[in-house]
RNA sequence: CUUAUCAAGAAAGGCUGAGGGAUAUGGCCCGAUGAAGCCUUGACAACCUAUUGUGCAGCAAUGCGCAACAAGGUGCCAAUUCCAUCCCGCGUAUAGCGGGUCAGAUAAG
Numbered sequence: 001c002u003u004a005u006c007a008a009g010a011a012a013g014g015c016u017g018a019g020g021g022a023u024a025u026g027g028c029c030c031g032a033u034g035a036a037g038c039c040u041u042g043a044c045a046a047c048c049u050a051u052u053g054u055g056c057a058g059c060a061a062u063g064c065g066c067a068a069c070a071a072g073g074u075g076c077c078a079a080u081u082c083c084a085u086c087c088c089g090c091g092u093a094u095a096g097c098g099g100g101u102c103a104g105a106u107a108a109g
Base pairs, nucleotide, nucleotide: 001109002108003107004106005105006104011041012040013039014038015037019030020029021028024085025084026083027082042077044075047073048072049071051068052067053066054065055064056063057062081103086100087099088098089097090096
């Protein structure tokens, strides 16, 4: 940079000790009944690989799907990506709701 997904899901123990929810602002939350970080174990999920089954195409090699599994590679385990911010629509509305962009996260290339 490209593509896909982001409303679901899933915690204990040890060390440590004050912050954390990506960044900025605002809000709202979590936190000494222990934040963040590190380690161990476990779970969740099913993106990639492997394996199994199966559909289609093909003489075949194989390709493209679907399903299962969860061994390997990642990821992840408060709250929608916690919410808003920019644009558009509905709306009397600076209420509320919906859509989109941006940004971010993860995977594969």

A computed fold for a 109-nucleotide RNA from uncultured Parasegetibacter sp., annotated as SAM riboswitch aptamer (S box leader). Its mean pLDDT, the model's own confidence on a scale to 100, is 85.